[in-house]
RNA sequence: GCGAGAUAGCUCAAUGGUAGAGCGACAGAAUCAUAAUCUGCUGGUUGAGGGUUCGAGUCCCCCUCUCGCC
Numbered sequence: 001g002c003g004a005g006a007u008a009g010c011u012c013a014a015u016g017g018u019a020g021a022g023c024g025a026c027a028g029a030a031u032c033a034u035a036a037u038c039u040g041c042u043g044g045u046u047g048a049g050g051g052u053u054c055g056a057g058u059c060c061c062c063c064u065c066u067c068g069c070c
Base pairs, nucleotide, nucleotide: 001069002068003067004066005065006064009023010022011021012020017054024042026040027039028038029037047063049061050060051059
């Protein structure tokens, strides 16, 4: 210098129009008991700042950090 990425505790989704899933944590059921299983529940300043827009995780600018290539 070029490219990709940063979203829940973790791994990841989300066509400019209510931010979700799986796993996890917690509670309960079931079991002699534990695990597995089932039900409920818990979850977020979408990396920071600004702009465009009626409306931004998404588009634009800038900064920071991570990974890859040269």
Source information
Predicted 3D model of a 70-nucleotide RNA (transfer RNA) from a bovine gut metagenome. The prediction has a mean pLDDT of 84. Its Rfam family is "tRNA". Rfam links the family to the GO term triplet codon-amino acid adaptor activity. By type it is a transfer RNA.